[in-house]
RNA sequence: AAAACUUGCUAAGCGCCUGGACCAGUCAUGCUGUUUUGGCUGGUUGACGAGGAAGGGGUUUAUCGAAAGAUUCGGCGGGUGCCCCUCGGUGUGUCACCACCGUGAGUCCGGUAAUAAAACCUCUGAGCAAUCGGAGGGACAGAGGACCGGACAGUGACCGCC
Numbered sequence: 001a002a003a004a005c006u007u008g009c010u011a012a013g014c015g016c017c018u019g020g021a022c023c024a025g026u027c028a029u030g031c032u033g034u035u036u037u038g039g040c041u042g043g044u045u046g047a048c049g050a051g052g053a054a055g056g057g058g059u060u061u062a063u064c065g066a067a068a069g070a071u072u073c074g075g076c077g078g079g080u081g082c083c084c085c086u087c088g089g090u091g092u093g094u095c096a097c098c099a100c101c102g103u104g105a106g107u108c109c110g111g112u113a114a115u116a117a118a119a120c121c122u123c124u125g126a127g128c129a130a131u132c133g134g135a136g137g138g139a140c141a142g143a144g145g146a147c148c149g150g151a152c153a154g155u156g157a158c159c160g161c162c
Stems, first nucleotide, its partner, number of pairs: 014077004019073001020045009030035001048065003054086006087102005093158005106152007120137007
């Protein structure tokens, strides 16, 4: 200096595994066939994307659909959810209260356009296996937001103008 291998970081629908399920080895067991049941050891699996963050505190089964027909079962931790406070926005200037929101910052209705990934198919890599990846192909959501149009958006005080 180069190459190979290993480990850590590169995570927030994210991470993890003491249950379950599955695989391998081994021991025992039943049956005599190639398989049953159980123990031990090691391993595999355990949610597909979309959306979602003012600051602080609290809290925990925190939005939306897709696939499959099912272990995407079960559990633990976290979390952009929710609640409170502060700050900020809308309610035709300012302030206070009130309501709803969070910088794309009020609610509702109608319309327009944009937007998945897995599943599936083909090829392929790793592993004895369960299984885990890579490349290519062609699809399909809902919530939310944007844009256009419409409806509605409280009370009080004060300032300016007529």